[in-house]
């Protein structure tokens, strides 16, 4: 030079005029205003209700270890596996030895019934090659399938087979080392499967709604309940929970309807943003310092006009440019954060791999 790979940042800049929202402020002015994805609603939760928010079954959610975090199905660092020559990258990655399914066609056969074959032993028969019948073996060769008694090889056999043996796979509720630990590494042992994104089993875990949640502002109905006791209370019936069962509470703190359509939740205590240091491979974690960065409610965050700047394309060059036209992506808070998914014109770096050239 060509080609990958994996990851930080930015997402046009300047001035100039008009315009708008929210905060202060008596006024003048001053502060400030859409993202890396704000989308998706796919996960976690901070917070609100349900007066406590128990326990159980039902259901849901994860599923290889070790860590991180407020918590996740999210990261991070590892082990196994599959792709790739590599740098990397995917993973729905416990369990078939609890149990119950499922494995169409095709094929002898799919928790095993030999079609074609090969040897043997009788009996008939022959053109002397070899055909027929019955009997006892076989499972290597061929065929059929995604898969058929672990693979190839050699020995061995009347033919053949893990029947022996090198080497190889898979498994093991075995042994020994090493690791925290998933696993490795060596020995044994055994060797008809696969399927759990089929029920199911086994570890862990999870209360339900959700800013349209609520809170405050206010009227009506059912019902300010029965029964027993002097009375404290007991029992009923009714109600609160996603379904249910138990427990516990309640006696209107529960249903319903209608009205306001207003404040308030509402952005400075938020797992906040920035910058060093220090400890950990890393995710992160302390600890100083500095910082305040929308809060709308038919919805603000804009319009124009200049000059640059980036890409593209054409053309000219004195190779130092320069003219000329065009485009500057996806896309727009509404409770608020920590992920993941997805969409995307281009720019600036970093680290890596791999090819082919030079020295």
């Nucleotide at each position: 030079g060509g080609a990958g790979c994996g990851u930080g940042c930015u997402u046009g800049a300047u001035g100039g005029c008009c315009g708008c929202g929210c905060c202060u402020g008596c006024a003048a002015g001053g502060g400030u205003g859409a993202g890396g994805a704000a989308a998706g609603u796919c996960c976690g939760g901070g917070c609100u209700u349900c007066a406590c928010g128990g326990g159980g079954c039902a259901g849901g959610g994860u599923g290889c270890a070790g860590g991180a975090u407020a918590a996740c199905g999210u990261c991070c660092u590892g082990u196994c596996g599959g792709g790739g020559u590599g740098a990397c990258u995917c993973g729905a990655a416990g369990g078939a030895a609890a149990g119950u399914g499922c494995c169409a066609c095709a094929g002898a056969a799919a928790c095993a019934c030999a079609c074609c074959g090969c040897c043997c032993c009788u009996c008939g028969u022959u053109u002397c090659g070899g055909c027929g019948a019955g009997g006892a073996g076989u499972a290597a060769g061929g065929g059929u399938g995604a898969a058929a008694u672990c693979g190839u090889g050699a020995g061995g056999u009347a033919a053949g087979a893990g029947c022996u043996c090198a080497c190889g796979g898979a498994g093991c509720g075995c042994c020994g080392c090493g690791g925290u630990g998933a696993c490795g590494c060596g020995g044994g042992c055994u060797c008809g499967g696969g399927u759990a994104a089929a029920c199911c089993c086994c570890a862990c875990u999870c209360g339900a709604a959700g800013c349209a949640a609520g809170a405050c502002c206010g009227c009506u109905c059912g019902a300010u309940c029965c029964u027993c006791g002097a009375a404290g209370g007991a029992g009923g019936c009714g109600g609160a929970c996603c379904g249910c069962c138990c427990g516990u509470c309640c006696g209107a703190a529960c249903g319903a309807g209608c009205a306001a359509c207003g404040u308030c939740g509402c952005a400075c205590c938020g797992a906040g943003g920035u910058g060093u240091g220090c400890g950990g491979u890393a995710a992160c974690g302390c600890a100083c310092a500095c910082c305040c960065c929308a809060g709308a409610u038919a919805g603000a965050u804009g319009g124009c006009c200049a000059u640059c700047c980036u890409c593209g394309g054409c053309g000219a060059u004195c190779c130092g440019u320069c003219g000329c036209c065009g485009a500057g992506a996806c896309a727009g808070a509404a409770u608020c954060c920590g992920g993941c998914u997805u969409a995307c014109c281009g720019g600036c770096g970093c680290g890596c791999c791999u090819c082919c050239c030079c020295a």
Molecule: Bacterial RNase P class A
Organism: Candidatus Tumulicola sp.